The RNA shown here (transfer RNA) has 74 nucleotides and comes from a Nitrosopumilaceae archaeon. Its mean pLDDT, the model's own confidence on a scale to 100, is 85. Its Rfam family is "tRNA". Rfam describes the family as follows. Transfer RNA (tRNA) molecules are approximately 80 nucleotides in length. By type it is a transfer RNA. It was read from a public genome assembly.
C1' cells in the first nucleotide's frame, strides 16, 4: 500500500441481505411488596446508530471517501 471483520441507550448484544415508528438483557430513577434489606412485579428515563457526502417520497440499513480497532497478504 492491498483484502476481510467490527462500531448501534452508562455496559453487552439484536436489527443492515430484503431501505417504512431503532429491540433485548443488565444497570439507573420511581412505585408496589417487607420491620428493613435482598429477590420478585409494575412503571419510566436513556443511542440524530464511528465521521462527512451521495442515491431516495424516505437510509442504522444501499453507494463513496475518511477515522479508529481488529485480522490476513505484500
Nucleotide at each position: 500500500g492491498g483484502g476481510c471483520c467490527g462500531a448501534u441507550c452508562g455496559u453487552c448484544u439484536a436489527g443492515a441481505c430484503u431501505g417504512g415508528c431503532a429491540a433485548g438483557a443488565u444497570g439507573c430513577g420511581c412505585c408496589c411488596u417487607u420491620g428493613g434489606c435482598a429477590u420478585g412485579g409494575g412503571c419510566g428515563a436513556g443511542a440524530u446508530c464511528g465521521u462527512g457526502g451521495g442515491u431516495u417520497c424516505a437510509a442504522a440499513u444501499c453507494c463513496c471517501a475518511c477515522c479508529c480497532g481488529g485480522u490476513c497478504c505484500a